[in-house]
RNA sequence: AGAGAGGGCCAGGGAGACGCGUGCGUCAUUGGCUGAGGCCAAUGACGGAUGAGGAAAGUCCGGACUCCACAGGGCAGGCCACUGAGGAAACCUCAGCGGGGGCGACCUCGGGAAAGUGCCACAGAGAACAGACCGCCGAUGGCGGGCUUCCGAGAAGCCCGAUCAGGUAAGGGUGAAACGGUGGUGUAAGAGACCACCAGCGGCUCGGGCGACCGUGCCGGCUCGGCAAACCCUGGCUGGAGCAAGGCCAAGUAGAAAGGCGCUUGAGAGUGACCCGCUCGAUGCCUUCGGGUAGGCCGCAUAGAUGGAUGUCUCCCCACGACAGGAUCCGGCUUAUCGGCUCUCUCUCGCU
RNA sequence: GGGUCCAUAGCUCAGUGGUUAGAGCAACCGGCUCAUAACCGGUCGGUCCCAGGUUCGAAUCCUGGUGGACCCA
Numbered sequence: 001a002g003a004g005a006g007g008g009c010c011a012g013g014g015a016g017a018c019g020c021g022u023g024c025g026u027c028a029u030u031g032g033c034u035g036a037g038g039c040c041a042a043u044g045a046c047g048g049a050u051g052a053g054g055a056a057a058g059u060c061c062g063g064a065c066u067c068c069a070c071a072g073g074g075c076a077g078g079c080c081a082c083u084g085a086g087g088a089a090a091c092c093u094c095a096g097c098g099g100g101g102g103c104g105a106c107c108u109c110g111g112g113a114a115a116g117u118g119c120c121a122c123a124g125a126g127a128a129c130a131g132a133c134c135g136c137c138g139a140u141g142g143c144g145g146g147c148u149u150c151c152g153a154g155a156a157g158c159c160c161g162a163u164c165a166g167g168u169a170a171g172g173g174u175g176a177a178a179c180g181g182u183g184g185u186g187u188a189a190g191a192g193a194c195c196a197c198c199a200g201c202g203g204c205u206c207g208g209g210c211g212a213c214c215g216u217g218c219c220g221g222c223u224c225g226g227c228a229a230a231c232c233c234u235g236g237c238u239g240g241a242g243c244a245a246g247g248c249c250a251a252g253u254a255g256a257a258a259g260g261c262g263c264u265u266g267a268g269a270g271u272g273a274c275c276c277g278c279u280c281g282a283u284g285c286c287u288u289c290g291g292g293u294a295g296g297c298c299g300c301a302u303a304g305a306u307g308g309a310u311g312u313c314u315c316c317c318c319a320c321g322a323c324a325g326g327a328u329c330c331g332g333c334u335u336a337u338c339g340g341c342u343c344u345c346u347c348u349c350g351c352u
Numbered sequence: 353g354g355g356u357c358c359a360u361a362g363c364u365c366a367g368u369g370g371u372u373a374g375a376g377c378a379a380c381c382g383g384c385u386c387a388u389a390a391c392c393g394g395u396c397g398g399u400c401c402c403a404g405g406u407u408c409g410a411a412u413c414c415u416g417g418u419g420g421a422c423c424c425a
Stems, first nucleotide, its partner, number of pairs: 001348010012317007020051003024047010053323001057334002060332005065242004072276003077238005082096005097110005111233002116231002118227003133172002135168003140165003143161008180198006199223002201220004206215003246298004255289001257288005268280004318321001353424007362377004370408001379395005401417005
């Protein structure tokens, strides 16, 4: 200098003018209460304070809070999943372990496939405790041929052919995947059939680590495919709904409406897959049609409403300004984002 | 604000993870008819909403995003 990796921070700045929302203080006006002093409410003026984000977003997780009488039992369902720590909890964070990728900084994935079931299209001979298409062999038994021996039919022996049965997973070919790799022994040809080394797996022992796990040695030819973001198994968690939750007040109304079910042998509702149990239940419940209310306060916050506040203009500077705006509140994750600053590292090239 | 669901051809919809994703209507061409419709034969038409992942292989399974519909006072 170039190319990268992992974090952190900022989110135009300054001055002036005019405005907006919500509290506070002072003053004024009006109204109400009171015997009075005074108090309360509304409106207005002035002063001063304060007023969106790193994501306020998506609503993907987890809580607080509220209601469902209690939040019970069973079985489903759902979610999570290497280890340790933190945390109220979490599809959270930090540190580590193992597999994969990258020259590297680093990134990414994470229970079990040696419990069972299922799937593995096409191609290919064969796709899961497999398979003989080409190739190799044809030891063994047939078949055909030749030679020798026996007088001969024929028999016996030897040899040849690759013709049949058969043997063979080393090689070719197919595929995402073909049942360890290299070398040798062995054989008719071959093969963990056997041997040496290597790789993996399982068991045992020893050592290290809290642990996931790592390392040493021995034994076993054990060589065992992939998929659980397929069913499933193992372990853990889990009642449902959500601030339009929910509580209070005010205002308004038209149901002898129609249909169905039921009246204790109980329709239906609550505990929202479901069942049991429990509770309510007859002036009852469901559906349809029709009518009315579309208000206030609390919940609700050191920003904070419900006609819902952050704006507009001028000047200067620069890098010329992105994504985007609260609505019950927190802790996370994810997604969107013009750019700029900064820290720690890696690789390559050049110079000293 | 909160919750539930959907997205496949121009439209309405099918589609067990496996050939080149199908059906009806529509459009186009040809036939039939004097002509049109109906009918018959054929053709065209797909970013399976987008991106990433699991898998040998994804419209389908998982995650994130985009757009739309419905419900709740």
Two RNAs folded together computationally: RNase P RNA and transfer RNA, 425 nucleotides in total.
Rfam match: Bacterial RNase P class A. It is annotated as a ribozyme.